[in-house]
Context: one part of a larger RNA
RNA sequence: CUGGGCGUAAAGGGUCCGCAGGUGGUUUUGAAAGUCUUUCGUAAAAUGACGACGCUCAACGUCGUCACUGCGGGAGAUACUUCAAGACUAGAGGCCGGGAGGGGCAAACGGAAUUGCCGGUGUAGUAGUAAAAUGCGUUUAUAUCGGCAAGAACACCAGAGGCGAAGGCGGUUUGCUAGAACGGUCCUGACACUCAGGGACGAAAGCGUGGGGAGUAAAACGGAUUAGAUACCCGUGUAAUCCACGCCCUAAACGAUGGGUACUAGACAUUGGAAGUAUCGACCCUUUCAGUGUCGUUCACCUAAGUUAACACCUUAAGUACCCCGCCUGGGAAGUACGGUCGCAAGACUAAAACUC
Numbered sequence: 001c002u003g004g005g006c007g008u009a010a011a012g013g014g015u016c017c018g019c020a021g022g023u024g025g026u027u028u029u030g031a032a033a034g035u036c037u038u039u040c041g042u043a044a045a046a047u048g049a050c051g052a053c054g055c056u057c058a059a060c061g062u063c064g065u066c067a068c069u070g071c072g073g074g075a076g077a078u079a080c081u082u083c084a085a086g087a088c089u090a091g092a093g094g095c096c097g098g099g100a101g102g103g104g105c106a107a108a109c110g111g112a113a114u115u116g117c118c119g120g121u122g123u124a125g126u127a128g129u130a131a132a133a134u135g136c137g138u139u140u141a142u143a144u145c146g147g148c149a150a151g152a153a154c155a156c157c158a159g160a161g162g163c164g165a166a167g168g169c170g171g172u173u174u175g176c177u178a179g180a181a182c183g184g185u186c187c188u189g190a191c192a193c194u195c196a197g198g199g200a201c202g203a204a205a206g207c208g209u210g211g212g213g214a215g216u217a218a219a220a221c222g223g224a225u226u227a228g229a230u231a232c233c234c235g236u237g238u239a240a241u242c243c244a245c246g247c248c249c250u251a252a253a254c255g256a257u258g259g260g261u262a263c264u265a266g267a268c269a270u271u272g273g274a275a276g277u278a279u280c281g282a283c284c285c286u287u288u289c290a291g292u293g294u295c296g297u298u299c300a301c302c303u304a305a306g307u308u309a310a311c312a313c314c315u316u317a318a319g320u321a322c323c324c325c326g327c328c329u330g331g332g333a334a335g336u337a338c339g340g341u342c343g344c345a346a347g348a349c350u351a352a353a354a355c356u357c
Stems, first nucleotide, its partner, number of pairs: 003329004007311002012325001014201004021194003025088007033081002035077008048066007091191001092188003095184003103177007110154001114150008125136002162169002206247006215241002220236004258324006266295011306313002330357003339350004
């Protein structure tokens, strides 16, 4: 390479949008590029296969036939793919309707707690631990009551619950804004799927400038522990954590499981919508659509198949298939060196080899 793979063995890109590319619903007519049939030409010789012959045999050689499934021309076929023209509505999109939601952005507001400050009451402890000590406290702490200020986070509700492409999102109200589900079956008529390159978003930490700083807390300092203790425990405590703007672009960015479409027993729970039943109305109940979960392949109450090395997966597939993308190919060296691109930097992305087992 041909292949075989990617939940846990190496391997799914962090996520989405999307140009080129690849792939693409039902139907009619035409064309005949792919495809198929047939015919002609060509496909040098040597080599190869088969047969015969010549060197005593063989290797070798000579002759004949075939092959080298290729290329070109002609004639024909039209199921499928393609192309052109037309039609359709089951894919896709739009419109209308009433609902659900911590989806996003901004502003305003709220209470509990914490800390600090001021004042009252009050007196010797408090804090902390396995035990202590450092620490705080007679310049009146801790406790308790009242007031003021600040910053950050939003108890209960809260749920195998909701929303979002992922990261993620949770006090209340208002404004702006995005998406999904359901119902109607009114409109367009394949407008679709995927996507190298490209673009956007992307936890935490980190960086720049300016604010802010209650609590927590890398670093740092002290107290313990210990043989030591640059730790675990305790007391302090700076960056950081918060805000605005600009960067960084990485995570066990995980479901360690790319996206789309179709098909393949069920049971139960739950969220949202619709219909039916019921009712004064609702709840309940039944059916159905879309999500989120659990169970399910021996027995157990009835019961699957299938896959997997096993564990397990099982209509939310890791089952059965198709389309497109990404990725893997023994361990180490190494996600490193060099080069390049990006970055203020930290570094990120791309990415080897010698050598060694």